Predicted 3D model of a 333-nucleotide RNA (Bacterial RNase P class A).
RNA sequence: GUGGUCCGAAAGGCAACCGCUGGUUUUCCAGAGGAAAGUCCGGGCAGCAUAGGGCACGGUGGUCGCUAACGGCGACCGUUCGCAAGAAUAGGGAAAGUACCACAGAAACAAUACCGCCAUUUGGCAAGGGUGAAAAGUGUGAGGUAAGAGCUCACGGCGUGCUAUAGUGAUAUAGUACGGAGGCAAACCCCACUGGCUGCAAGGAGUGCUAGUAAACCUUGGUCCGAGGAUGCACGCUCACCGCUUGAACCCUAGAGCAAUUUAGGGUCUAGAUAGAUGGUUGCCCAGCUGAUUUAUCAGUGGACAAAACCCGGCUUAUUGAGGGCCACUAAG
Numbered sequence: 001g002u003g004g005u006c007c008g009a010a011a012g013g014c015a016a017c018c019g020c021u022g023g024u025u026u027u028c029c030a031g032a033g034g035a036a037a038g039u040c041c042g043g044g045c046a047g048c049a050u051a052g053g054g055c056a057c058g059g060u061g062g063u064c065g066c067u068a069a070c071g072g073c074g075a076c077c078g079u080u081c082g083c084a085a086g087a088a089u090a091g092g093g094a095a096a097g098u099a100c101c102a103c104a105g106a107a108a109c110a111a112u113a114c115c116g117c118c119a120u121u122u123g124g125c126a127a128g129g130g131u132g133a134a135a136a137g138u139g140u141g142a143g144g145u146a147a148g149a150g151c152u153c154a155c156g157g158c159g160u161g162c163u164a165u166a167g168u169g170a171u172a173u174a175g176u177a178c179g180g181a182g183g184c185a186a187a188c189c190c191c192a193c194u195g196g197c198u199g200c201a202a203g204g205a206g207u208g209c210u211a212g213u214a215a216a217c218c219u220u221g222g223u224c225c226g227a228g229g230a231u232g233c234a235c236g237c238u239c240a241c242c243g244c245u246u247g248a249a250c251c252c253u254a255g256a257g258c259a260a261u262u263u264a265g266g267g268u269c270u271a272g273a274u275a276g277a278u279g280g281u282u283g284c285c286c287a288g289c290u291g292a293u294u295u296a297u298c299a300g301u302g303g304a305c306a307a308a309a310c311c312c313g314g315c316u317u318a319u320u321g322a323g324g325g326c327c328a329c330u331a332a333g
Base pairs, nucleotide, nucleotide: 001329002328003327004326005325006324007323010320012285013284014283015282016281017280018279020031021030022029023028033305037316038315040314041313042312043311044310045199046198047197048196052225053224054223055222057195058194059193060192061191062076063075064074065073066072077091078089079088080087081086092190093189097188098187100183101182114129115128116125117124118123138156139155140154141153142152143151158179159178160177161176162175163174164173165172166171203242204241206235207234208233209232217229218228219227249268250267251266252265253264254263255262256261288301289300290299291298292297293296
């Protein structure tokens, strides 16, 4: 220099004027995001029994950890891809059962053989060719045979079990035995763990009287059980208030840990609208872009994606311009 790969940050600044929302309101203070988005997953909170049981129906699926929890995150293991840096991975079970495996092909798990080899009246073989995504655990050599074949042997490789060693573990390495004639479980299924429903339009929130607790109906949803209940009448209430923003909160320092994360100390208060505020104009400056030349100056331009609606933790998607680590190749010193 070219190509690639990974990572963490930032998301314009200052001033003046006008305007909007909230507050402890003349003056003063605060006022969107890294994704506020999609609403995909998890939790808090709220109501229904402080949410109960069976069946059904789902969810998750290497190991160890983190966490309030997770389908998230971290570290590690295996497999696949890449020269590498790195990337992907629902990655338990196919010697329980069922289903499926198009076309081609002799044959797709059920019997067998198109070309071929050998024998030759019937048969034997599965090495070689051919089909296919996939064709009986395998490569080389030797033996063996009518021809052949892990049929046998040597060496090497693969898979499974057992033993030893290392590791918390997934696994790894070594030794040894065996080789069941496929694949597929984000197909049914089996195994292990796990899930109650509805969402802030939740809810606070009805009160009194009467009837009843057999049935029906409702809470309550797929269903069965269990638990509970005026559904009738009268009155009250609805553009309001509370919930509503102090919270698994944020920042700094130190300790533990490879890390996710956590502990201790100190500091800070940081939107709360309800048809929905957080905006507009002007000036100067900055990143970037374009053009010109005197190559560091001038002129012009000048902000991507997008915007809270109960609150958090994640994931995913959208998007701008910079920065850094590492890898491969090439060139020069």

It matches the Rfam family "Bacterial RNase P class A". It is annotated as a ribozyme.